[in-house]
RNA sequence: UUCUUAUCGAGAGUGGUGGAGGGACUGGCCCAACGAAGCCCGGCAACCGAUAGUCUUUGAAACUAUGCGGUGCCAAUUCCUGCAAUGUUCAAUCAAGAACAUUGAAAGAUAAGAA
Repeated sequence: UUCUUAUCGAGAGUGGUGGAGGGACUGGCCCAACGAAGCCCGGCAACCGAUAGUCUUUGAAACUAUGCGGUGCCAAUUCCUGCAAUGUUCAAUCAAGAACAUUGAAAGAUAAGAA
């Protein structure tokens, strides 16, 4: 870097430093000098591992706990949205259109495995 699988409505500081951007992209809409990104400290607990326990004929699996390790994460549902289908309402009556809702994809993020 690519592929596969799973998850993505919860959770996470009134700190220090820094000094103008940030929320992946589009279109919106937000956050930000009452201090953005980054870094340090602190925290959360998604996945994998580890440890302990429960269940159990044994083992495995499952569940619970521990923050111990590897990543990750700490505004807003992945902030909403993009493509498609269905439904409701408006509009119209040749057709086309608008809004809202639901569902499934696409895209993205994270983890594990493989190449």

Predicted 3D model of a 115-nucleotide RNA (SAM riboswitch aptamer (S box leader)) from Halanaerobacter jeridensis. The organism belongs to Halanaerobacter, within Bacteria. The coordinates come from a structure-prediction model, not an experiment, and the mean pLDDT is 83.